A computed fold for a 79-nucleotide RNA from Roseivivax lentus, annotated as Glycine riboswitch aptamer. Rfam family: Glycine riboswitch aptamer. About the family: This family represents the bacterial glycine riboswitch. Its mean pLDDT, the model's own confidence on a scale to 100, is 76. The sequence is in RNAcentral, with records from Ribocentre.
RNA sequence: CACUCUGGAGAGUGGCGGCAAGGCAUGAGCCGAACCCGCCCGCCGAAGGGAUAACGAUCUCAGGCACCGGGACAGAGGG
Numbered sequence: 001c002a003c004u005c006u007g008g009a010g011a012g013u014g015g016c017g018g019c020a021a022g023g024c025a026u027g028a029g030c031c032g033a034a035c036c037c038g039c040c041c042g043c044c045g046a047a048g049g050g051a052u053a054a055c056g057a058u059c060u061c062a063g064g065c066a067c068c069g070g071g072a073c074a075g076a077g078g079g
Base pairs, nucleotide, nucleotide: 001079003077004076005075006074007073012041014040015039016038017037018036022031023030024029042065043064044063048061049059050058
């Protein structure tokens, strides 16, 4: 330095709209779950990024806010 294994936090199952399985009607039409997408509001700090001589504190552009996933960092293993 890369790889494998283990542990690994915070904050929304927020609102509106679109798409649409399906249902009702069957004349137009109406309602509409899940996934995904867009916008708005609130929030988080542990990839990356900004800021600092550097670290910490900090900002929140990016990222994220049930589970999953991601995840700084720590420990172990053999190269």